Overview:
Predicted 3D model of a 517-nucleotide part of an RNA (small-subunit ribosomal RNA, 5' domain) from a marine metagenome. Rfam family: Bacterial small subunit ribosomal RNA. Its family is annotated with ribosome and structural constituent of ribosome in the Gene Ontology. The full RNA is in RNAcentral, with records from SILVA.
[in-house]
Context: one part of a larger RNA
RNA sequence: GAUUGAACGCUGGCGGCAGGCCUCAUACAUGCAAGUCGAACGAGAAAGUAUCUUCGGAUACGAGUACAGUGGCGGACGGGUGAGUAAUACAUAGGAAUCUACCCAAUGGAGGGGGAUAGCUCGAGGAAACUCGAAUUAAUACCGCAUAAUCUCCACGGAGUAAAGAGGGCUUCGGCUCUCGCCAUCGGAUGAGCCUAUGCAGGAUUAGCUUGUUGGUGAGGUAAAGGCUUACCAAGGCGACGAUCCUUAGCUGGUUUGAGAGGAUGACCAGCCACAUCGGGACUGAGACACGGCCCGGACUUCUACGGAAGGCAGCAGUAGGGAAUAUUGGACAAUGAGCGAAAGCUUGAUCCAGCCAUGCCGCGUGUGCGAUGACGGCCCUCGGGUUGUAAAGCACUUUAGGUAACGAGGAAAAGUUAGGUGUUAAUACCAUCUAACCUUGACGUUAAUUACAGAAUAAGCACCGGCUAAAUCCGUGCCAGCAGCCGCGGUAAUACGGAUGGUGCAAGCGUUAAUC
Numbered sequence: 001g002a003u004u005g006a007a008c009g010c011u012g013g014c015g016g017c018a019g020g021c022c023u024c025a026u027a028c029a030u031g032c033a034a035g036u037c038g039a040a041c042g043a044g045a046a047a048g049u050a051u052c053u054u055c056g057g058a059u060a061c062g063a064g065u066a067c068a069g070u071g072g073c074g075g076a077c078g079g080g081u082g083a084g085u086a087a088u089a090c091a092u093a094g095g096a097a098u099c100u101a102c103c104c105a106a107u108g109g110a111g112g113g114g115g116a117u118a119g120c121u122c123g124a125g126g127a128a129a130c131u132c133g134a135a136u137u138a139a140u141a142c143c144g145c146a147u148a149a150u151c152u153c154c155a156c157g158g159a160g161u162a163a164a165g166a167g168g169g170c171u172u173c174g175g176c177u178c179u180c181g182c183c184a185u186c187g188g189a190u191g192a193g194c195c196u197a198u199g200c201a202g203g204a205u206u207a208g209c210u211u212g213u214u215g216g217u218g219a220g221g222u223a224a225a226g227g228c229u230u231a232c233c234a235a236g237g238c239g240a241c242g243a244u245c246c247u248u249a250g251c252u253g254g255u256u257u258g259a260g261a262g263g264a265u266g267a268c269c270a271g272c273c274a275c276a277u278c279g280g281g282a283c284u285g286a287g288a289c290a291c292g293g294c295c296c297g298g299a300c301u302u303c304u305a306c307g308g309a310a311g312g313c314a315g316c317a318g319u320a321g322g323g324a325a326u327a328u329u330g331g332a333c334a335a336u337g338a339g340c341g342a343a344a345g346c347u348u349g350a351u352c353c354a355g356c357c358a359u360g361c362c363g364c365g366u367g368u369g370c371g372a373u374g375a376c377g378g379c380c381c382u383c384g385g386g387u388u389g390u391a392a393a394g395c396a397c398u399u400u401a402g403g404u405a406a407c408g409a410g411g412a413a414a415a416g417u418u419a420g421g422u423g424u425u426a427a428u429a430c431c432a433u434c435u436a437a438c439c440u441u442g443a444c445g446u447u448a449a450u451u452a453c454a455g456a457a458u459a460a461g462c463a464c465c466g467g468c469u470a471a472a473u474c475c476g477u478g479c480c481a482g483c484a485g486c487c488g489c490g491g492u493a494a495u496a497c498g499g500a501u502g503g504u505g506c507a508a509g510c511g512u513u514a515a516u517c
Base pairs, nucleotide, nucleotide: 001517002516003515004514006513007512008511009510010509013364014363015362016361017360018359019357020356021322026320027319028318030317031316032315035073036072037071040070041069048061049060050059051058052057080275081274082273090199091198092197093196094195095194098192099191103188104187106185107184108183109182111145113143114142121134122133123132124131125130151160152159153158165180166179167178168177169176170175201247202246203245208238209237210236213235214234215233216232217231218230219229220228250272251271252270253269254265255264256263257262277298278297279296280295281294300311301310302309303308328354330353331352332351336350337348338347339346340345367397368396369395370394377388378387379386380385401458403453404452405451406450411444416438417437418436419435420434421433422432423431461506462505463504464503465502466487467486468485472501473500474499475498476497482489483488
């Protein structure tokens, strides 16, 4: 000098764009953060309104709505954190023995049956969480049968293996047709798993380490190669080119500094990895050994009728604690994306916005011109004067920002309705798609921008002035009080301490501290 996720002191006008628990991976009150589908399925309220009434009620609408349940898809993404991990990580370059829901392309198929079960109802137990029994019911839930190849196995003779319907339109009730879905197989895309090489901290005051260890054969296991596991056999394998052990650490693109080489670093953003109170385990599933799933154990917290139960903010806010130190228990799904759905749509603390903070970077302003008897005052003085200083006052203007008011883009394209065209079809239905018109959808938002009005009005500090280093005088103090980055100042004229005046440098900041080059 440059830099920072900074902090502290003094000060503080506005805007834009960014950033904001680096410490205790400490404990968490409260709310929200993952739902959705009635075009898979059975069931199905109430309030209220109207009518009737024998005043008990009934009927219709509400409404096949709400709340639940079965089933499907999604809760493996998105979001957080960096504890662990020195290599099952990461980066780069390769590889072969694999899987892949949804999506795309292709071929073929979707026949005929069955038994349950939740919900509901009744009953029982329990403080609760919840649980049990009986009866009954549906499905795109479940299970056989049939069919069977380009699938699997094969001794090449053969053997085995699947499925589900729903909605719309027409109907002569036989069926036809469209859309979505279902099954099998092949291929793609995407995502993931696996292997190899090279690179990637410090310590030798760590020198030997290893028995599933190193290799082989058989078997098992996995989606898949493999000591991945196991039986047997052999005795190997690694190591001063640093094994093993210990300490530290998420890695990278990058960031920062530097002319570069190099050094330091890994906040924000992006890729990968790991973790989800601590430890272990599997289940489901295309995918997890699963942050807001399950089971077991530990610690902690809460409820309890003492028999038992419940919980997991390293999601967004927020609280306590720790700390030099780090924000709102905000708005909206309008946009972008995600999940579900045929769609309308619903959900989304992802996201988009707003709030707080000079934390940083950038921009703007705090007026402009004229104005000398060089006023008053301050300070200095050789007492002549000098300086503050055109500075002020005064005169003439301007109105950025801020204030008050008005006007007002863009972020909005879709979706929907109607009409027309095209495709499909037996069809002018339905459905898909295109075009046109109409109708609307904005959290931000009192938006940006623009216009009008008033008036210099509302807006300057901080550090330094002995040398390094730009900028000096007076007073006070008297080795005291104090200063100090280094050299060093202070013991009676201190340009170095404290105050004042003046000056210098930066400026909504300026200094100090810490850290890196």